[in-house]
Context: one part of a larger RNA
């Protein structure tokens, strides 16, 4: 001098864009944070309608209440199917066998989604729910009956699929599911089975390259190659028989040694370097702490499960329950980091034919001068060079056009009015079109932010300036006090009676809503 996720001391109008536990990967009350289809199923806790009955009231045909009937709208728990592996957090761990960059590569998987061919027949046999009976304080359950399906299992069929001894063997499915059209009917849309290709995503391999320590010098028997098998979606010592005796190492192996997520990218620097690695992205891990697997197209699974353990509720002591490194938020720790806020309008994602649910993703708003940028705190005139204050050589000198005073402005803030854009659609109607979808045209309608922005109009100079430094590096000086005392200091160094160095004052320099200081990198 430039920077910063700062913090710290004075001080502080306004906005816009940003950023906000860097420490204890410390323990967490409470609240939300992944639900969804009734157009898969059986059904009907609640609600709301509708029909039926029956009672009461009494305005004599109406009102109120019950009770029936899942018939309608719909829907609690249930089965059933997609999703909870995605988003959102952290960075403890990993120095490389396992991550990450870049560049290659061959022996696989890959729901939903796109294109293609094919089918899509005909049967069974159960579990929930519910009933009854039962155990437990609770969590959860046990037996006994009954039932549906796009749940399940067979049979048949069988291709460019798997096996194969080329002869053959084997492997499927769902739709009393929705709209329409029709006498019906896989005729259509959506769904469901086989294979083939694509996309996407994910595993696996090689080579390079990414810290530091030699006061770590030797490691190594599944080691290092084969054959063979097993396993894996998949190549391989991934495993196991047996065979050979090898692999790695001062180009730094090994190491229960030390630090550390990498990267794009940030700061800096002319550059070459050198620190870094918050936010934003891509990658990896990781979800109390160690371990294991289940389901699944994908976990070895942050808000899934079993076991162990630490801690923490609860408990009828017998036995149960949790896991904020999700968003607020609380103790704690600390120089030090924000609200237990609003909407799903918009953009995404999950389920659904859809409306439309759910979304602490996200979109907003609050708090914070934490940064960057922008505006303001007035503007012209005004010499009697006013009073005060400092200062003097007592003559004046300086604050000083500075104020007053006089004419004006009206930013921002304040009051009132006006007022876009994010808004595309969903949804209704109507008309073509065999129908559905798609497509157009009319109506009708969606905003959390929001009292938005952003115009206008009123009033009135009105609300709005500080901190630091003034011996020399370094722009800026003079007087009172102090007297090697107090005290200053980045470094030289000031202070022992005239101190531009301390303290305070008047002056002054610099920077400005900041200005210093401390700490960190270049």
């Nucleotide at each position: 001098g430039a920077u910063u996720g700062a913090a710290c001391g004075c001080u502080g109008g306004c906005g816009g864009c940003a950023g906000g536990c860097c420490u204890a990967a410390u323990a967490c009350a409470u609240g939300c944070a992944a639900g969804u289809c009734g157009a898969a199923c059986g059904g009907u806790a609640a609600c709301a309608u509708a029909a039926g009955a029956a009672a009461a009231g009494c305005u004599u045909g109406c009102u109120u209440u019950u009770c029936u009937u899942g018939a309608u709208g719909a829907c609690g728990a249930g089965u059933g199917g997609c999703g909870g592996a995605c988003g959102g957090g952290u960075g403890a761990g990993u120095a490389a066998u396992g991550a990450u960059u870049u560049g290659g590569g061959a022996a696989a998987c890959u729901a939903c989604c796109u294109g293609a061919u094919a089918g899509a027949g005909g049967g069974g046999g159960a579990c929930a729910a519910c009933a009854g009976u039962u155990g437990g304080a609770a969590a959860c359950g046990a037996c006994u009956g009954c039932u549906a399906a796009u749940a399940c299992c067979g049979c048949a069929u069988a291709c460019a699929g798997c096996c194969u001894c080329a002869g053959g063997g084997u492997g499927a499915a769902a739709g009393a599911g929705a709209g329409g059209a029709u006498c019906g009917g896989a005729c259509u849309u959506c769904g469901c089975u086989a294979u083939c290709a694509g996309a996407u995503g994910u595993g696996c391999c090689c080579a390079a390259a990414u810290g530091g320590g030699a006061u770590u010098a030797g490691c190594u028997a599944g080691u290092a190659g084969g054959u063979g098998a097993g396993g894996u979606a998949a190549a391989g010592g991934c495993u196991c028989a047996c065979c050979u005796a090898g692999g790695c190492g001062a180009c730094g192996a090994u190491c229960u040694c030390c630090u550390a997520g990498c990267u794009g990218g940030u700061c800096u620097g002319a550059g070459a370097g050198g620190a870094u690695g918050a936010u934003c992205a891509g990658c990896c891990a990781c979800a109390c702490u160690g371990g294991a697997a289940c389901u699944g197209a994908g976990a070895c699974a942050c808000g899934g499960u079993c076991c162990a353990g630490a801690c923490u509720c609860c408990u009828a002591c017998g036995g149960g329950a949790g896991g904020c490194a999700g968003c607020a938020g609380u103790g704690g720790g600390g120089a030090a980091u924000a609200u237990u806020g609003c909407a799903c309008a918009a953009u995404g994602g999950g389920g659904g034919a859809a409306a439309c649910c759910c979304u602490g993703a996200u979109g907003c708003a609050g708090c914070c001068a934490u940064g960057c940028c922008g505006c303001g705190u007035g503007u012209g005139u005004g010499a009697a060079g006013a009073a005060g204050g400092c200062c003097u050589u007592c003559g004046g000198g300086u604050u000083g056009u500075a104020a007053a005073g006089c004419a004006c402005u009206u930013u921002c803030g304040g009051a009132g009015g006006g007022g876009a854009g994010g808004a595309a659609g969903a949804g209704g109607u109507u008309g073509a079109a065999a129908a559905c979808c798609u497509g157009u045209c009319u109506c009708c309608u969606u905003g959390a932010c929001g009292u938005u922005a952003c115009c206008c109009u009123c009033a009135g100079a009105a609300g709005a300036a500080g901190c630091a430094c003034c011996g020399g590096c370094u722009a800026a000086c003079u007087c009172c006090g102090u007297g090697c005392c107090a005290g200053c200091a980045g470094c030289c160094g000031c202070g022992g009676u005239a101190a531009u160095a301390c303290g305070g004052a008047g002056g002054g320099u610099g920077c400005a809503a900041g200005c210093g200081u401390u700490a960190a990198u270049c």
Predicted 3D model of a 522-nucleotide part of an RNA (small-subunit ribosomal RNA, 5' domain) from a wastewater metagenome. The full RNA is in RNAcentral, with records from SILVA. The coordinates come from a structure-prediction model, not an experiment, and the mean pLDDT is 80.